[in-house]
Predicted 3D model of a 351-nucleotide RNA (Bacterial RNase P class A) from a Pseudomonadota bacterium. NCBI's taxonomy places the organism under Bacteria, Pseudomonadati, Pseudomonadota. The gene name in the source record is rnpB. It matches the Rfam family "Bacterial RNase P class A". Rfam links the family to the GO terms tRNA processing, dimeric ribonuclease P complex and ribonuclease P activity. The family's RNA type in Rfam is ribozyme.

RNA sequence: GAAGCCGGCCGGACGGUCGCUCCGCGCUGCGCGCGGGGAGGAAAGUCCGGGCUCCACAGGGCAGGGUGCCAGGUAACGCCUGGGCGGCGUGAGCCGACGGAAAGUGCCACAGAAAACAAACCGCCGAUGGCCCCUAAGGGCUCAGGCAAGGGUGAAAAGGUGCGGUAAGAGCGCACCGCGCGGGUGGCAACACACCGCGGCACGGUAAACCCCACCCGGAGCAAGACCGAAUAGGGACGCGAUGGCGUGGCCCGCGCCGCGUCCGGGUAGGUCGCUCGAGCCCUGCGGUGACGCAGGGCCCAGAUGGAUGACCGUCACGAACAGAACCCGGCUUACGAGCCGGCUUCCACC
Numbered sequence: 001g002a003a004g005c006c007g008g009c010c011g012g013a014c015g016g017u018c019g020c021u022c023c024g025c026g027c028u029g030c031g032c033g034c035g036g037g038g039a040g041g042a043a044a045g046u047c048c049g050g051g052c053u054c055c056a057c058a059g060g061g062c063a064g065g066g067u068g069c070c071a072g073g074u075a076a077c078g079c080c081u082g083g084g085c086g087g088c089g090u091g092a093g094c095c096g097a098c099g100g101a102a103a104g105u106g107c108c109a110c111a112g113a114a115a116a117c118a119a120a121c122c123g124c125c126g127a128u129g130g131c132c133c134c135u136a137a138g139g140g141c142u143c144a145g146g147c148a149a150g151g152g153u154g155a156a157a158a159g160g161u162g163c164g165g166u167a168a169g170a171g172c173g174c175a176c177c178g179c180g181c182g183g184g185u186g187g188c189a190a191c192a193c194a195c196c197g198c199g200g201c202a203c204g205g206u207a208a209a210c211c212c213c214a215c216c217c218g219g220a221g222c223a224a225g226a227c228c229g230a231a232u233a234g235g236g237a238c239g240c241g242a243u244g245g246c247g248u249g250g251c252c253c254g255c256g257c258c259g260c261g262u263c264c265g266g267g268u269a270g271g272u273c274g275c276u277c278g279a280g281c282c283c284u285g286c287g288g289u290g291a292c293g294c295a296g297g298g299c300c301c302a303g304a305u306g307g308a309u310g311a312c313c314g315u316c317a318c319g320a321a322c323a324g325a326a327c328c329c330g331g332c333u334u335a336c337g338a339g340c341c342g343g344c345u346u347c348c349a350c351c
Base pairs, nucleotide, nucleotide: 001347002346003345004344005343006342007341008340009339012316013315014314015313016312017311018310020038021037022036023035024034025033026032027031040322044333045332047331048330049329050328051327052221053220054219055218064217065216066215067214068213069083070082071081072080073079084098085096086095087094088093099212100211104210105209106206107205108204121151122150123147124146125145128144129143130141131140132139133138159177160176161175162174163173164172178201179199180198181197182196183195184193185192186191225273226272227271228270235264236263237262238261239260240259244258245257246256247255248254280299281298282297283296284295285294286293287292
């Protein structure tokens, strides 16, 4: 210098003018004045996890759903950190639904002989048996039959390489590699080991197919929910009164309805709370590889309910993206302009 990898920061600043909303104080209590606060890194998607609230609930099981290498962090998680294994990259690094297929069931298109108690299209052999030639040795046919090395199909064809072996072949035998089982060593563990022994190999793939195993999970959500509470209408109890009127009925009893007053309770309109001080933010120190934890000090940082946070001008070389709270918090994911900082890798050149 070129190309890359990882992590972090920022999300216009300052000044002026006019506005909006909340809180406090003051005033001649409508309102005005003064002072102070006023969106985000994602406030978003609503995909996970929790707090909070109401409902349900003895315990356990079934069903259903979720998670799925190990250890740790956390209020919790499907998140994060560290590690293991596998894959990709020269590398810094990146990616992975990463338990079980020798419990059971299912599925594996097309092609292909055969797709899983293997099979034989081309091919190889034809030792053995058969037939033919030949005196014999031997030769031929490729009929029975043998083989799975080579070719071919496929995403995938029942370990790989080499030597031996054979009629031709084949874990058929052997060596090494691979695999499985048992042990040893290291590690909390996942797991690792060119440590030891045994086994010729014990049977393809697929579990975001059913399933098995382990662990976790009650439902609804701030329009949750709590309190105050009219007018009008309606409900209940008691009392007041001639023993009344109306309905049912042929009539009596009975039953139902109708007046006034007092008290009670429920709901609606409306209002108040929930509402923002919180698993909070900043700084420093300590522990830890880290996520994170602990201690000390400092700070208060939107809270509306027709729902506020805006507009214009100037300067900075400047017409700046995605987008805006509605109970709160931890994550994940997605969107996004211009830039800045730190660490690291590979290559080239020069000293």

The prediction has a mean pLDDT of 77.